[in-house]
RNA sequence: UAUAGAUAAUAGCAAACCCAUUCGAAAGAUGGCGACGCAAAACUAAAGGGCCUUAAAUGGCAGCCAGUUCCCUAA
Repeated sequence: UAUAGAUAAUAGCAAACCCAUUCGAAAGAUGGCGACGCAAAACUAAAGGGCCUUAAAUGGCAGCCAGUUCCCUAA
């Protein structure tokens, strides 16, 4: 230094299952529980591809690719 990533340190997130919501047509979202995993599993769905729902995207998914920013640092 970061295009690299450890049986290191610190902090963080939280899949599935189950339960709930006077949320939603659905996909899905949110909360609880939980711990499969993650250095970006943070943010972006009015820049792009892809996927899901729908009669139709105008609705969703960033934990599919992508873009942007970011912690630590042995060899």
Molecule: c-di-GMP-I riboswitch aptamer
Organism: Peptococcaceae bacterium UBA4068